[in-house]
Predicted 3D model of RNase P RNA and transfer RNA as a complex of 481 nucleotides.
C1' cells in the first nucleotide's frame, strides 16, 4: 500500500422560487420550527389511564451461575464453570476467537429407535471346569495270524451335545456394567493391592461471591428436564380505537332472567375468601300486575368539539472526578414535529460521493494517486401516546483492530 | 393498535422425536370392437428459510419470510 473480516460513527449539503402543516402575532403579512438509525417487526420491559380496596390465596404465566449497572421482570458490563473452533503437540497445558435457554437426574414418573446377546433381571462369538460322544493318534495289560490287528483300561489334539462358571477379550452402537498396572485364579472378576476418574460431603487457604487448589470420609452404570415434573424467586388485568369532559339527539320504549334485606344480583382474564354497592315489610283470594335495582338480548339515535398529545427515567456537545467496564456524579452550553385520514413536497443551479469513458503526465517501489471534462447513479426506507431495549433491512464514505499478499527503506 | 391459526408430491390433506404417507391427477400395462369404469405397476418431496437442543428434528425452541381469520 492492496484485499478480506469484525466493531463503531455518518446516512448527503447550500442557495433561490413556488407549495403544505404548525407556533407567535393584529385576522392577514412577516418571523421561527417541521421524520429515523432503524421511525420497521409488534418480540420484551416500563411510564401513564381505568376497574371502590388491587386486599389475601390458588391455578396460570415468567425467570434460574456470581457480582455490578439500570426506572425495569428489558437489556448491558465484568468474572466463574462447561462446550465449540484455531494454533501447537505424542497428548495435555498455555494463547486467540466464539457460544450457553448455566437450579435440580441422590423426590418421583417416562424415553434412549435401528443395530446388538443385552440399553440394567445382560450373555452372541469366545474362555474355563465336569459329563458324554465321534475321528485320528500314543501307551500298560491280555489274546492272536507278532501287526497298534483285536479286547479292556489310561492319556493327547480336534469336532459335537448337555450342565455349570464367567463379565477380563472381540463384535454392534451416539453410549454397554468406573479406568490403568501388578498379583491371584480352572478361566476370570475390586477377588487383593497401588495409583487414578465420577458423585455427595467436611476442613484449610485465596476470593465480596460464583468458584479454584490441597486434604479427609462415604459411595460407584450412563444420557435426557427447549420430556412430564420438583425446588426457589417474581407476577392483578385491560390498553390510547385506554380514559376524561362538553354539546346534539333518540325510544330511560320492547323481550328474557334473578331479587326486593341473615335473600338475590353485581363488582374489567379463571376459581375461592374478605370487603363494598343496589333493591316496595306494594296491590290482589290466587294466577298474576305495577315500581325499583342488577344482568343479558334485539333494536333506535349520534358519529360534532376539547383534552389525553408531547419539558422528560429527554437528546446532543464540551469538560472535571469515580470505576477494569457497563455506568454514575458535578459544571457549562445547545435543542425540542404534533397531525387526526393523517403535513414535512416539487423544480433549477452549485458542491459532495460512487461507477465508467476521454485527456494531462504532475507524482509513485508496487498498487495506484492527483487534476479537468462528459455520461449515469446516490442505499434501507416515513413519526401517530411516549420512553428504554432486542431483532431484521441497508448503496457508499470515514476511523480502529486482526489475518494474508506485494514492495521500498 | 390488539388477538389467533397455518406453510408437507402437480392439487386437497394426514403424520404425538426414530429417517414421510392417503385420495385425486400424470405415465405405462391389462381388460374391451372402442371409450369410460375397474385391476396392476411406476415416477414425482431441500417437509417455507436459517440457527439451536438431542445420538437423531416434518415434529421441540429462537429468529426471519409469507398466507389467512377475529374483535374494534
Nucleotide at each position: 500500500g492492496u484485499u478480506a473480516c469484525a466493531a463503531g460513527c455518518c446516512a448527503g449539503g447550500c442557495u433561490a422560487u413556488c407549495g403544505c402543516c404548525u407556533u407567535u402575532u393584529u385576522a392577514a403579512a412577516a418571523a421561527g420550527g417541521g421524520a429515523g438509525g432503524a421511525a420497521a417487526g409488534u418480540c420484551c420491559g416500563g411510564a401513564c389511564a381505568g376497574c371502590a380496596c388491587a386486599g389475601g390465596g390458588c391455578a396460570g404465566c415468567a425467570c434460574a451461575c456470581c457480582g455490578g449497572u439500570g426506572a425495569a421482570u428489558a437489556g448491558c458490563c465484568g468474572g466463574g464453570u462447561c462446550c465449540c473452533g484455531g494454533c501447537c503437540u505424542u497428548a495435555u497445558a498455555a494463547c486467540c476467537g466464539g457460544g450457553a435457554a448455566c437450579a435440580g437426574a441422590a423426590a418421583g414418573u417416562g424415553c434412549c429407535a435401528c443395530a446388538g446377546a443385552a440399553a440394567a433381571u445382560a450373555a452372541c462369538u469366545a474362555c474355563c471346569u465336569u459329563a458324554u460322544u465321534c475321528u485320528c493318534u500314543c501307551u500298560c495289560u491280555u489274546c492272536u495270524u507278532c501287526a497298534g490287528g483285536a479286547a479292556c483300561g489310561g492319556g493327547g489334539c480336534g469336532g459335537g451335545u448337555a450342565a455349570g462358571g464367567c463379565a477380563a477379550a472381540g463384535g454392534u452402537g451416539a453410549a454397554a456394567a468406573u479406568g490403568u498396572g501388578a498379583g491371584g485364579u480352572a478361566a476370570g472378576a475390586g477377588c487383593u493391592c497401588a495409583c487414578g476418574g465420577g458423585a455427595a460431603u467436611g476442613u484449610u487457604u485465596a476470593g465480596u461471591a460464583a468458584u479454584a487448589a490441597a486434604u479427609g470420609u462415604u459411595u460407584u452404570g450412563g444420557g435426557u428436564a427447549a420430556a412430564c415434573c420438583u425446588u426457589g424467586u417474581g407476577u392483578g388485568c385491560u390498553g390510547a380505537a385506554a380514559u376524561g369532559c362538553c354539546a346534539u339527539g333518540u325510544a330511560a320504549a320492547c323481550c328474557c332472567c334473578g331479587a326486593u334485606u341473615c335473600u338475590u344480583u353485581g363488582c374489567c382474564g379463571g376459581c375461592c375468601c374478605g370487603g363494598c354497592a343496589a333493591a316496595a315489610u306494594g296491590c290482589g283470594a290466587a294466577a298474576g300486575c305495577u315500581a325499583u335495582c342488577g344482568g343479558g338480548g334485539a333494536g333506535g339515535g349520534u358519529a360534532g368539539g376539547c383534552a389525553g398529545a408531547u419539558u422528560g427515567a429527554u437528546u446532543c456537545c464540551a469538560u472535571a472526578g469515580g470505576g477494569u467496564a457497563a455506568c454514575c456524579u458535578g459544571u457549562g452550553g445547545a435543542a425540542c414535529a404534533g397531525a387526526u385520514a393523517a403535513a414535512u413536497g416539487a423544480u433549477a443551479g452549485c458542491c459532495g460521493u460512487u461507477u465508467u469513458g476521454u485527456c494531462a503526465u504532475g507524482c509513485u517501489g508496487a498498487g495506484g494517486c492527483u487534476g479537468a471534462c462528459g455520461a449515469a447513479g446516490c442505499a434501507c426506507a416515513g413519526a401517530a401516546u411516549c420512553c428504554g431495549g432486542c431483532u431484521u433491512a441497508c448503496a457508499g464514505g470515514c476511523u480502529u483492530g486482526u489475518a494474508a499478499c506485494u514492495u521500498u527503506u | 393498535c390488539g388477538c389467533g391459526a397455518g406453510g408437507u408430491a402437480g392439487a386437497g390433506c394426514a403424520g404425538c422425536g426414530g429417517u414421510a404417507g392417503c385420495u385425486c391427477g400424470u405415465c405405462g400395462g391389462g381388460c374391451u370392437c372402442a371409450u369410460a369404469a375397474c385391476c396392476c405397476g411406476a415416477a414425482g418431496g431441500u417437509c417455507c428459510c436459517a440457527g439451536g437442543u438431542u445420538c437423531g428434528a416434518u415434529c421441540c425452541c429462537u429468529g426471519g419470510c409469507u398466507u389467512c381469520g377475529c374483535a374494534a
It holds a member of the Rfam family "Bacterial RNase P class A". Rfam describes the family as follows. Ribonuclease P (RNase P) is a ubiquitous endoribonuclease, found in archaea, bacteria and eukarya as well as chloroplasts and mitochondria. Rfam links the family to the GO terms tRNA processing, dimeric ribonuclease P complex and ribonuclease P activity. By type it is a ribozyme.